[in-house]
Predicted 3D model of a 96-nucleotide RNA (THF (Tetrahydrofolate) riboswitch aptamer).
It matches the Rfam family "THF (Tetrahydrofolate) riboswitch aptamer". Its family is annotated with tetrahydrofolate metabolic process in the Gene Ontology. From the family's description: Tetrahydrofolate (THF) riboswitch was first reported for Ames et al. as an RNA motif in 5' untranslated (5'-UTR)regions of folate transport and biosynthesis genes in Firmicutes genomes.
Its mean pLDDT, the model's own confidence on a scale to 100, is 83.
């Protein structure tokens, strides 16, 4: 030095085990602040705090009642398997 390939944060399916369903969570807008392939830089993506606008799906069956059970529902949370996944620059790995 050519040329192939790897790993982040996080997303998807799915499954497991939870919350809510007495409205938390999700989504979204506004501000601050964070992390983000080994290293460097960073954001159309990721988290977190705050504030604000919106806004839901229950039902059956036991109970005296509390509550319990079982079955839906939420753009719900954690885990896991499999799948996808950081332009550029240098590192790695192969290989010539």
């Nucleotide at each position: 030095g050519a040329c192939a390939g790897a790993g982040u944060a996080g997303g998807g399916c799915c499954a497991g085990c939870g919350c809510g369903u007495c409205a938390a969570g999700u989504g979204u807008c506004g501000c601050g602040g964070g992390a983000u392939g080994g290293g460097a830089g960073g954001u159309c993506g990721c988290c977190c705090g705050c504030g604000g606008a919106c806004g839901a799906a229950g039902c059956a069956c036991c109970g005296g009642a509390a509550g319990g059970u079982g079955u839906g529902c939420g753009g719900u949370g954690c885990u896991g398997u499999c799948c996808c996944g950081c332009a550029u620059c240098c590192g790695c790995u192969g290989c010539c």